[in-house]
This is a predicted structure of a 522-nucleotide part of an RNA (small-subunit ribosomal RNA, 5' domain) from a Pseudomonadota bacterium.
NCBI's taxonomy places the organism under Bacteria, Pseudomonadati, Pseudomonadota.

Context: one part of a larger RNA
RNA sequence: GGAUGAACGCUGGCGGCGUGGAUAAGGCAUACAAGUCGAGCGAUCUUAUAACUUUUAGCAAUAAAAGAUAUAAGAUAGCGGCAAACGGGUUAGUAAUACCUUAGUACGUACCGUAGAGUUUGGCAUAGCUCAUCGAAAGGUGAGGUAAUUCCAAAUGGUCCCUUGAAGAUUUUUCACCAAGGGUAAAGUCGCAAGACGCUCUACGAUCGGCUUAGGUCCUAUCAGCUAGUUGGUGAGGUAAUGGCUCACCAAGGCGAUGACGGGUAGGGGGUGUGAGAGCAUGACCCCCAACAAUGGUACUGAGAACGGACCAUACUCCUACGGGAGGCAGUAGCCGAGAAUCUUCGGCAAUGGGCGAAAGCCUGACCGAGCGACGCCGCGUGCGGGAAGAAGGUCUUCGGAUUGUAAACCGCUUUUGUAGGGGAGAAAUCUCGUUUUUGCGGGAUGAUGUUACCCUACGAAUAAGGAGCUGCAAACUACGUGCCAGCAGCCGCGGUAAUACGUAGGCUCCAAGCGUUAUCC
Numbered sequence: 001g002g003a004u005g006a007a008c009g010c011u012g013g014c015g016g017c018g019u020g021g022a023u024a025a026g027g028c029a030u031a032c033a034a035g036u037c038g039a040g041c042g043a044u045c046u047u048a049u050a051a052c053u054u055u056u057a058g059c060a061a062u063a064a065a066a067g068a069u070a071u072a073a074g075a076u077a078g079c080g081g082c083a084a085a086c087g088g089g090u091u092a093g094u095a096a097u098a099c100c101u102u103a104g105u106a107c108g109u110a111c112c113g114u115a116g117a118g119u120u121u122g123g124c125a126u127a128g129c130u131c132a133u134c135g136a137a138a139g140g141u142g143a144g145g146u147a148a149u150u151c152c153a154a155a156u157g158g159u160c161c162c163u164u165g166a167a168g169a170u171u172u173u174u175c176a177c178c179a180a181g182g183g184u185a186a187a188g189u190c191g192c193a194a195g196a197c198g199c200u201c202u203a204c205g206a207u208c209g210g211c212u213u214a215g216g217u218c219c220u221a222u223c224a225g226c227u228a229g230u231u232g233g234u235g236a237g238g239u240a241a242u243g244g245c246u247c248a249c250c251a252a253g254g255c256g257a258u259g260a261c262g263g264g265u266a267g268g269g270g271g272u273g274u275g276a277g278a279g280c281a282u283g284a285c286c287c288c289c290a291a292c293a294a295u296g297g298u299a300c301u302g303a304g305a306a307c308g309g310a311c312c313a314u315a316c317u318c319c320u321a322c323g324g325g326a327g328g329c330a331g332u333a334g335c336c337g338a339g340a341a342u343c344u345u346c347g348g349c350a351a352u353g354g355g356c357g358a359a360a361g362c363c364u365g366a367c368c369g370a371g372c373g374a375c376g377c378c379g380c381g382u383g384c385g386g387g388a389a390g391a392a393g394g395u396c397u398u399c400g401g402a403u404u405g406u407a408a409a410c411c412g413c414u415u416u417u418g419u420a421g422g423g424g425a426g427a428a429a430u431c432u433c434g435u436u437u438u439u440g441c442g443g444g445a446u447g448a449u450g451u452u453a454c455c456c457u458a459c460g461a462a463u464a465a466g467g468a469g470c471u472g473c474a475a476a477c478u479a480c481g482u483g484c485c486a487g488c489a490g491c492c493g494c495g496g497u498a499a500u501a502c503g504u505a506g507g508c509u510c511c512a513a514g515c516g517u518u519a520u521c522c
Stems, first nucleotide, its partner, number of pairs: 001522004006518005013380006019373002026336003030333003035082003040079002043076008052067006089292003099216003103212003107209002112205008120154004129144006160183006168175002188197003218264003225255003230252008267289004271282004294314005316327004344370001346369003352366001353364004383413004393404004418459006427449001431444005466511005472491002477506005487494002
């Protein structure tokens, strides 16, 4: 000199873009953060319409009420499907099962794309519901009966799977082909229909992942030996898959001064800071990967596994009728705590993206926006011109004057900014209606931000300057006070009666909505 997720002191006009819990992975009140589909299913409720039945009134037409049926619309919990494994957070652990770069394969892959084939016949349940019943609650129990794209069985089927055989290629592993035997599928919905969306099997693709591999990856030898599933083999089990991954048997190996083993510290990378570079330091924000979800463990479902799923244990907190229950902010806000220190219990799904749905649409603290903080960077302003041998006041003085100083006053001008008024984009594409053979075309509607940006008009210099320093390093000096006191100080050092070094004032210097100090890195 540069830099910072900074903090502290003094000061503080505006805007844009960024950024903001680094400490206690400490504890959390409250609200929200994952739902959706009625075009999979039965039911319940409400409304409307239609015709029917009954009762009442009426001579009748008819009117009113009730009931059940059908249709349509809407709502509700349940079954079922898909999603919930993404998105969001944090960095505790991890020094290598992580990460980065490289080379692979013994593997899987819901949704999506391409291609081929199929979608037959039956059955048993169960929730909801009704009845009964236990419990303070959380939540159950029994009986009856019901549906499905729920579940089960059977049929058929292939370039699917298994077994056996033949012959061929291959060093082996293995690969493709042929034959025989055995096994394994399916679900419907909407529509007048055409058809559309689904469902089942197979192959290929795409995407995402699993696993293996070589190299790289902090300090410590005041850590020198470490290791029994340990190292390898055979066989078996297990897995989507290789493999001591697991097990039985056999052998006695394997690693290590090129640092094993142990200890300490630490998420890794793209990057970031600095530097001419080499390097050194670092890993906030954003992106990729990993790991974690109060602590420890376990499995289930599923294509895939668990922050807002389940079970168990532990600690803590809460409710209780004392019998028993409930919970997990390292999601977004917010609270307490500890700390030098880090924000709103905001608006909206308008855009982008995600989930579900045929769609309309619903959900989305992802996201888009606004709010707070000079925390940072950038930009703008706090006026401009004229104006005296130079007001007043202040300071100094050799008492002549000098300086503050064109500075002010005063005159003229401008209006960035400010206040008020008016106008006013873009972010809008989807969507829907009409038309068209289609591409498309035309109309309509949709904005949280937002009283937006931006433009015009009016008013008035109006609303806006401080901080640090002035012995040398190092730009900038005098007076008074103090008297080794009070104090200053980055280093050398100042202060003991004439201090440019302390304190105050005037003047000056440097930066400027900031200026200094502290901490850390180069």
The full RNA is in RNAcentral, with records from ENA.
Its Rfam family is "Bacterial small subunit ribosomal RNA". Its family is annotated with ribosome and structural constituent of ribosome in the Gene Ontology.